[in-house]
RNA sequence: GUCCUAUUAGCUUAGUGGAAAAGCGCCCGCCUUCUAAGCGGGAAAUCGUGGGUUCGAUCCCCACAUGGGACU
Repeated sequence: GUCCUAUUAGCUUAGUGGAAAAGCGCCCGCCUUCUAAGCGGGAAAUCGUGGGUUCGAUCCCCACAUGGGACU
């Protein structure tokens, strides 16, 4: 330098056009003598950034940024 790949909640991931879900973690409550476990509820993501396409974009297109990889 070229190409591929990933980027979604604090962490790990799902979601391939009608607009975001789960596990762990966190907070509150129940239970327990207390803690853990268990049960119920809750908060938390302008979906890496900026443009474009579309009535509508996490999703499609372009550029950029960062991580990983291949080739040179």
Transfer RNA from an Actinomycetota bacterium, 72 nucleotides, folded computationally. The coordinates come from a structure-prediction model, not an experiment, and the mean pLDDT is 83. It matches the Rfam family "tRNA". Rfam classes the family as a transfer RNA. Rfam describes the family as follows. Transfer RNA (tRNA) molecules are approximately 80 nucleotides in length. Rfam links the family to the GO term triplet codon-amino acid adaptor activity. Taxonomically the source falls in Actinomycetota (Bacteria, Bacillati).